[in-house]
RNA sequence: CGAACGGGCGGGACGGUCGCCGGUGACAAGCGACCACUUGUCGCGGGAGGAAAGUCCGGGCGCCACGGGAUCACGGUGAUGGGUAACACCCACCGGCCGAAAGGCUAGGGAAAGUGCCACAGAGAACAGACCGCCGGGCAAUCCCCGGCAAGGGUGAAACGGCGAGGUAAGAGCUCACCAGCAAGUCGGGCGACCGGCUUGGCUCGGCAAACCCCACCGGGAGCAAGGUCAAGCAGGGGGUGUGGCUCGGUUGCACCGGGCCGCGGCAGGUCCCGGCCGAACCCCCGGGUGGACCGCUAGAGGGGGUGGGUAACUGCCCCCCUAGAGAAAUGACCGUCGCUCGAAGCCCUGCUUCGAGAACAGAACCCGGCUUACAUGCCCGUCCUGUCC
Numbered sequence: 001c002g003a004a005c006g007g008g009c010g011g012g013a014c015g016g017u018c019g020c021c022g023g024u025g026a027c028a029a030g031c032g033a034c035c036a037c038u039u040g041u042c043g044c045g046g047g048a049g050g051a052a053a054g055u056c057c058g059g060g061c062g063c064c065a066c067g068g069g070a071u072c073a074c075g076g077u078g079a080u081g082g083g084u085a086a087c088a089c090c091c092a093c094c095g096g097c098c099g100a101a102a103g104g105c106u107a108g109g110g111a112a113a114g115u116g117c118c119a120c121a122g123a124g125a126a127c128a129g130a131c132c133g134c135c136g137g138g139c140a141a142u143c144c145c146c147g148g149c150a151a152g153g154g155u156g157a158a159a160c161g162g163c164g165a166g167g168u169a170a171g172a173g174c175u176c177a178c179c180a181g182c183a184a185g186u187c188g189g190g191c192g193a194c195c196g197g198c199u200u201g202g203c204u205c206g207g208c209a210a211a212c213c214c215c216a217c218c219g220g221g222a223g224c225a226a227g228g229u230c231a232a233g234c235a236g237g238g239g240g241u242g243u244g245g246c247u248c249g250g251u252u253g254c255a256c257c258g259g260g261c262c263g264c265g266g267c268a269g270g271u272c273c274c275g276g277c278c279g280a281a282c283c284c285c286c287g288g289g290u291g292g293a294c295c296g297c298u299a300g301a302g303g304g305g306g307u308g309g310g311u312a313a314c315u316g317c318c319c320c321c322c323u324a325g326a327g328a329a330a331u332g333a334c335c336g337u338c339g340c341u342c343g344a345a346g347c348c349c350u351g352c353u354u355c356g357a358g359a360a361c362a363g364a365a366c367c368c369g370g371c372u373u374a375c376a377u378g379c380c381c382g383u384c385c386u387g388u389c390c
Stems, first nucleotide, its partner, number of pairs: 001387001002385001004383007012338007020047002023044008049361001053372002056370005061223001063221002066275005072270001074219005080092004094108001095106004109214002114212002116208003131153002133149006161179002164176003180204001182201008227295004236286006244262007264279004302321008340358008
C1' cells in the first nucleotide's frame, strides 16, 4: 500500500425576513373599582433524535384487591461467574461451529423417560437395509433361480464407529492392537461452567425439544385514553347466584333481636385449597348523558468531568450543568455567505477557479434501562496478514 476485523464520534454553521408552540415582562381593553382572569400588541430568552421509530423485553409511577398456599392451568427463561432497580440486556469466562488471522455466530438443560417427525433422491431413513456388486449351490452354462455377505460402488443433510492385521466360500467388533466416542472409578488444575491425565468396561448408542413432552427457576391483572379534582349533563330497564336450615338465650307465645353450628353466595380480572370478613351483598346484558377545564407533566435509577475500587460491565465520593411539554398535536418556509458531496469545463493540474446539481433515515406525546430495525455522507482510534513494494 492492499484486503479485512473491532470500536467510537458527527449527522451542516452563521446571519436576515415572515410565521408556529409554550414561558416571562410591560402596556391597552373587557368588570363600577382593586386583585385575579381573558383577549390583543410589543419586547426578552427557550423549542426533537441517534435512532424521538418498531412497541419486542425489563422497570418506575399510579389504579384494581382481605390474607396465605398450590405437586393445577397458562406464559416465559435455560452453560458458568459477575453487573444492574430489573431484564430475554451488558461484562468476563467455558463448550460447540466458522475463519489463515484479527475476529464472528450460538434459544447452550434433557434425544441411553415416552410419543412423534426426518422433504427430494435412494433397494433401504432407525428393533435396519440386497439396487449394482462379491461368494457358494442348482450347473456343463456369461441367462435364470435359491441362499450367504453390509467389505466395495451408488443415493442422500444423514446409511448404524475409523484404520490395520487375523479370520473366512465371501464377509462382518467375529477376534486382536491402536485411535475416536460413551459409561464407571480415580488423580491434578480452576470460585465455577469446565480442562488435562490414568485405570477398567461392554464394543458403538443417528438428527430434531423456537415438535409434544420431562426437569429446574421466574411470573397477579390492566396501562397516563393509568389515575385525581372541578364543572356540565342524564333515564332507566332486564337477567343470574344468594338472602336458607337446626339449636340456645331474651318473651307466656307468635313476630323480632342476639349468639353458636351446618349449607349457599360474595370479598381478584385463570383455577383450586386453607383461614378471615360480609350477606347492607355481588355479577352480567341493554339503554341514557358528557367528551370541557386543571393536575398527573417532566430534575431524572439524568448528563459531563475528576478521583478511588474493579480485567470489564459497573460502582463509592467530590465538583459542574439543566435541556420541549403540545392535546389533532408547535419545532417551519424563503433568502444570503461559508462549508460538504457529485458532475462538467478551464488552468500555473498531488491542487485551484468557475458553472450546475444534491444533502439521508426520520420526527417527542408519562418517564427510564435495553434490544431490534432504518440511515446521504464525513472523521478518528485500535487489531490482523492467505498478500504487494521498499